RNA sequence: GGGCCCAUAGCUCAGACGGUUAGAGCACUUGACUCAUAAUCAAUAGGUCCCUGGUUCGAUCCCAGGUGGGCCCA
Numbered sequence: 001g002g003g004c005c006c007a008u009a010g011c012u013c014a015g016a017c018g019g020u021u022a023g024a025g026c027a028c029u030u031g032a033c034u035c036a037u038a039a040u041c042a043a044u045a046g047g048u049c050c051c052u053g054g055u056u057c058g059a060u061c062c063c064a065g066g067u068g069g070g071c072c073c074a
Base pairs, nucleotide, nucleotide: 001073002072003071004070005069006068007067010026011025012024013023019057029043030042031041032040050066051065052064053063054062
């Protein structure tokens, strides 16, 4: 220098070929259970979907550029 992949909750990740409430597990918080803790059970909360533009009636999803991370080639 060239190419490819990834970025969604605190963590690990889903999210079909764009469609109106964005989800799961774990963790946190609260409650139940216990003499108590853990485990278990129940419930609640938690998101600028990396950033900026574009396309569209409508974008986590498509397009362009950027940022960060990983891999390959030279």

Transfer RNA from a Saprospiraceae bacterium, 74 nucleotides, folded computationally.
Rfam family: tRNA. By type it is a transfer RNA.
The source organism's lineage runs through Bacteria, Pseudomonadati, Saprospiria, Saprospirales and Saprospiraceae.
The RNAcentral record of the sequence draws on ENA.